Bacterial RNase P class A from a Planctomycetota bacterium, 386 nucleotides, folded computationally.
Of the family's consensus pairs, 96% are formed in the model.
Model confidence (mean pLDDT): 75 of 100.
It matches the Rfam family "Bacterial RNase P class A". Rfam's curators write: Ribonuclease P (RNase P) is a ubiquitous endoribonuclease, found in archaea, bacteria and eukarya as well as chloroplasts and mitochondria. Its best characterised activity is the generation of mature 5'-ends of tRNAs by cleaving the 5'-leader elements of precursor-tRNAs. Cellular RNase Ps are ribonucleoproteins.
């Protein structure tokens, strides 16, 4: 210098002034009016996809159904996030991707093509044996039978790979090497790697197919849920010996409930009359007013220390929307961005423009999307010069 590959920042919502608009503190002539002051939208606020806190539900007890995640260790409340590492895989690299436990528990798929894709098999070839027919006497060509699966061919993939002896031709047939199945030694917390040994060795793939394995897992949700005030009409109807338990079943457990009075009779049981009954459903009136929740946090900033890192601890400093039909805008100036003119060719004049995605509502850690521009930083490779 030109490419690439990796992390961060900011995001005209900047900085100041005028007005005005919202919550809150204070103060006033305390009228709901003024005056003063602090403050007043994001990196994603988006997705509603994970885990929580914080509230409610008799049990947040047990199983199954069902669902979630899958290499090892670490962080962290906690996750299906982060962080480092080991193993495939792609790149010269810098790095970047995996939905990374199991095919020897089992079932199932693998289309077309192709002889065949499993209880394997023979299209083409290759070799051998019996006859036949030709011969230049080497041989060659049909057909029957027998042997092969090394060559070709189809295929994403053909029964472990290369190579070498060896055979009629071949073949783990036999040797070496890789793979792969057992065992073992060293390193490592571990997933693993890294050497000896041993066995010709169970065709292959596929589990983001069903399955099995390990470990996890109560719901519902701020319109949740808690109090205050008010105001009404429930002699209301049916059902009823069970019923409740915030996705579904089943079992413990706890809790509410299953009453209770009278005559009669053929009197130890039936009959008729009231009278109670959790729990469900139906039908009717009455309220929809206020305060809370609600924003001080698993909070931020600076710095020291511990650790490779995620992240942890010491100190010190800070308070940054809280509406309730929902406030947060105008407008001037400088500054920066871009455009265009214009000259004195300088960070000059003048003039327009205000750039992407995109607006809270109970909060917080994450992780997906979406993104004009600028700015910093480190790391790789190739050129060139010193």
């Nucleotide at each position: 210098g030109u490419g690439a590959g990796c992390g961060g920042g900011u995001g005209u919502a900047g900085c100041g002034g005028u007005c005005g608009c919202g919550c809150c503190a204070u103060g006033g002539u305390c009228u709901u009016c003024c005056a003063u002051g602090u403050c007043g939208a994001g990196g994603a606020a988006a997705g509603u996809c994970c885990g929580g806190g914080c509230u409610c539900c008799g049990c947040a007890g047990g199983a199954c159904a069902g669902g979630g995640u899958g290499g090892u260790g670490g962080g962290u409340a906690a996750c299906g996030c982060c962080c480092a590492c080991c193993g495939g895989g792609a790149g010269c690299g810098a790095u970047c991707c995996c939905a990374g436990g199991g095919a020897a528990a089992g079932u199932g798929c693998c289309a077309c093509a192709g002889a065949a894709a499993a209880u394997a098999u023979a299209c083409c070839g290759c070799c051998g044996u019996a006859g036949a027919u030709c011969u230049u006497c080497g041989g060659a060509u049909c057909c029957u039978c027998g042997g092969u699966a090394a060559g070709g061919g189809u295929g994403a993939a053909a029964u472990g790979g290369u190579g070498a002896g060896g055979u009629a031709a071949g073949a783990g047939c036999u040797c070496a090497c890789c793979g792969c199945g057992g065992g073992g030694g060293c390193g490592g917390u571990a997933a693993c790697g890294u050497c000896c040994c041993u066995g010709g060795c169970a065709g292959g793939g596929u589990a983001a197919a069903c399955c099995c394995c390990a470990c996890c897992c109560g719901g519902a949700g701020a319109a949740a849920g808690a109090c205050c005030a008010a105001a009404c009409a429930g002699a209301g109807g049916c059902a009823a010996a069970g019923g409740a338990g915030u996705c579904g079943u089943c079992c413990g457990c706890u809790c509410c409930g299953u009453u209770c009075c009278c005559g009669g009779c053929u009197c130890c049981g039936c009959c008729g009359g009231g009278u109670g009954g959790a729990u469900g459903c139906c039908c009717g009136g009455g309220u929809a007013g206020g305060u809370c929740g609600u924003u001080a946090g698993a909070g931020c900033u600076g710095u020291c220390u511990g650790g490779u890192a995620a992240c942890g601890g010491g100190c010190a400093g800070c308070c940054u929307a809280g509406a309730g039909g929902a406030a947060u805008g105008a407008u001037c100036g400088c500054a920066c961005a871009u455009c265009g003119a214009c000259c004195u060719c300088g960070u000059g004049u003048c003039g327009g423009u205000g750039a992407a995605c995109a607006a809270g509502a109970c909060u917080c850690g994450g992780c997906u999307u979406a993104c004009a521009g600028c700015c910093c930083g480190c790391u790789c490779a190739c050129c060139a010069c010193u």